[in-house]
RNA sequence: GGGCCCGUAGCUCAGCGGCAGAGCGCCCGACUCAUAAUCGGUGUUGUCGCAGGUUCGAAUCCUGCCGGGCCCA
Numbered sequence: 001g002g003g004c005c006c007g008u009a010g011c012u013c014a015g016c017g018g019c020a021g022a023g024c025g026c027c028c029g030a031c032u033c034a035u036a037a038u039c040g041g042u043g044u045u046g047u048c049g050c051a052g053g054u055u056c057g058a059a060u061c062c063u064g065c066c067g068g069g070c071c072c073a
Base pairs, nucleotide, nucleotide: 001072002071003070004069005068006067007066010024011023012022013021018056025044026043027041028040029039030038049065050064051063052062053061
């Protein structure tokens, strides 16, 4: 330098044109002498990497850029 993949909540990820979600974590509560485990909650939380474009509508499609990974040279 070229090709491909990934970037979404604190962490791991799902969602791939039509209200942004799950598990874990955290917080509060129940239970217990207490802790753990377990159970409950209307609790906690997003510039969907950034900037443009297409569209009635974009996390999703297109372009450029940024960051990470793999392969080729």

Predicted 3D model of a 73-nucleotide RNA (transfer RNA) from a Bacillota bacterium. Its mean pLDDT, the model's own confidence on a scale to 100, is 80. Its Rfam family is "tRNA". It is annotated as a transfer RNA.